[in-house]
């Protein structure tokens, strides 16, 4: 210098051929409990890394840009 990859609630990660953004843990509340944990039920958190483009319509399709990992020189 080239080329692939990854980016998604606090923290792991799903998202299928563009059409309501989800699950796990965690957090709040509440139930159970003599407290506390365990288990049950509800809730709230998300500019989908930035920026622009094409679509009626993007987390997903194109481009440029950041970080982070890899493989060639």
């Nucleotide at each position: 210098g080239a080329c692939g990859g990854a980016u998604u609630g606090g923290c792991g990660c799903a998202g299928u051929u563009g059409g309501c953004a989800g699950c796990g843990c965690g957090u709040c509340a509440g139930a159970u409990u003599g407290u506390g944990g365990c288990u049950c039920u509800g809730g709230a958190g998300g500019u989908c890394a930035u920026g622009g483009g094409a679509u009626c319509g993007a987390a997903c399709c194109c481009c440029a840009u950041a970080u982070c990992c890899g493989u060639c020189a």
The prediction has a mean pLDDT of 80. A computed fold for a 73-nucleotide RNA from Trebouxia sp. A48, annotated as transfer RNA. It matches the Rfam family "tRNA". Rfam links the family to the GO term triplet codon-amino acid adaptor activity. RNAcentral holds the sequence, with entries from ENA.